[in-house]
RNAcentral holds the sequence, with entries from Rfam. The RNA shown here (transfer RNA) has 73 nucleotides and comes from Pteropus vampyrus.
RNA sequence: GGCUCCAUGGCGUAGCGGUGAGCACAUCUGCUUCACACGCAGAAGGUCCUGGGUUCACGCCCCAGUGGAGCCA
Numbered sequence: 001g002g003c004u005c006c007a008u009g010g011c012g013u014a015g016c017g018g019u020g021a022g023c024a025c026a027u028c029u030g031c032u033u034c035a036c037a038c039g040c041a042g043a044a045g046g047u048c049c050u051g052g053g054u055u056c057a058c059g060c061c062c063c064a065g066u067g068g069a070g071c072c073a
Stems, first nucleotide, its partner, number of pairs: 001072007010025001012023002018056001027043005049065005
């Protein structure tokens, strides 16, 4: 330098263009316990990496950029 893949709450991860983004762990609150843990119930937490574009409508499609991984040279 070229090519491919990835980027979604604190961590990990799902989401075949159809509208308020889901799950698990962690956190917080209650119940339970003498207490803790486990368990049960509930809550908070996301500008879906950034900026453009396409569309009636993008997390999802297109372009560029940034960061990361791999392959080739």

Taxonomically the source falls in Pteropus (Eukaryota, Chordata, Pteropodoidea, Pteropodinae). It matches the Rfam family "tRNA". Rfam describes the family as follows. Transfer RNA (tRNA) molecules are approximately 80 nucleotides in length. Rfam classes the family as a transfer RNA. The coordinates come from a structure-prediction model, not an experiment, and the mean pLDDT is 84.